[in-house]
């Protein structure tokens, strides 16, 4: 210094926090959509199908395959290679103006290859 990411910046103030402001997330009318159950929703790539074994299980795991998505640290296109975890809310949440909330981190300079900008 420059890069990913909402994850920054200003103001007192003084390291415990506090205020604005900008970004990001959820909630929330009217219209519209949608509308019999088996619960549903959120963050976040982390999902959605098969078919196979397991266990009392239409549900859960295991490993596979396929489909999505995500990452490999400036973009895009192609190849290669990896991931698809965790937690919250509590029976309730489409969208959604006013309004309400909530959150500002942790990280890399390449341990991917080519072209091209």
């Nucleotide at each position: 210094c420059g890069c990913c990411g909402a994850a920054u910046c200003c103001g007192a103030g003084c390291c415990c926090g506090c205020g604005g402001a900008g970004c990001g997330g959820g909630g929330g009318a009217a219209c519209c959509a949608a509308c019999g159950u088996a619960g549903g929703g959120g963050u976040g790539a982390a999902u959605c199908g098969c078919g196979u074994g397991c266990u009392c299980g239409u549900a859960g795991c295991a490993a596979g395959c396929g489909a999505a998505g995500c990452g490999c640290a400036c973009u895009u296109u192609c190849c290669g290679c990896g991931c698809u975890a965790a937690c919250c809310c509590g029976u309730c949440a489409g969208c959604u103006a006013a309004c309400c909330u909530c959150g500002c981190a942790g990280g890399c300079g390449a341990c991917g290859g080519a072209a091209a900008g």
Molecule: c-di-AMP riboswitch aptamer (ydaO/yuaA leader)
Organism: soil metagenome